[in-house]
RNA sequence: CCCCCUAUAGCUCAGUUGGUAGAGCAUCCGCCUCUUAAGCGGUUGGUCGUAGGUUCGAGUCCUACUGGGGGGA
Numbered sequence: 001c002c003c004c005c006u007a008u009a010g011c012u013c014a015g016u017u018g019g020u021a022g023a024g025c026a027u028c029c030g031c032c033u034c035u036u037a038a039g040c041g042g043u044u045g046g047u048c049g050u051a052g053g054u055u056c057g058a059g060u061c062c063u064a065c066u067g068g069g070g071g072g073a
Stems, first nucleotide, its partner, number of pairs: 001072007010025004019056001028042004049065005
């Protein structure tokens, strides 16, 4: 220098053919227990890496850039 993959909740990750974002763990509250842990129920939490574009509508498609990983020279 070139190519590929990847970026979504505090963490690990889903998200179908573009139709307006979810699970588990964690936090918080409650049940249970003499108490704690475990178990059970519920709650909170998102500029979907950044900036543009396409579209009635973008996490998803296109472009550039940034971070991480891999390969080639």
Model confidence (mean pLDDT): 80 of 100. The RNA shown here (transfer RNA) has 73 nucleotides and comes from Candidatus Kaiserbacteria bacterium CG10_big_fil_rev_8_21_14_0_10_59_10. Its Rfam family is "tRNA". The family's RNA type in Rfam is transfer RNA. Gene Ontology term of the family: triplet codon-amino acid adaptor activity.